[in-house]
Molecule: transfer RNA
Organism: Paramuricea clavata
């Protein structure tokens, strides 16, 4: 100087319910597996204080990591 957001792997750069891919739990197929399809669970967006109608997003500190 960067980076932290689901279990991993990452988007999302003020504004309406925080989302993809893999995985993970269910159903359909199948003799049975796997592929494949269809449905779902999962998150205090690293911690606190600021700003502002309104913050994952902008500031300021501290933590980890590079």
């Nucleotide at each position: 100087u960067c980076a932290u957001u689901a279990g991993c792997u990452c988007a999302g750069u003020g504004g309406u319910u925080a989302g993809a891919g893999c995985a993970c739990c269910g159903g359909u197929c199948u003799a049975g597996u796997a592929a494949a399809c269809c449905a779902g669970u999962g998150g205090u967006c690293c911690a606190g204080a600021g700003u502002a109608c309104a913050a994952a997003u902008c500031u300021c500190u501290g933590a980890u990591g590079a």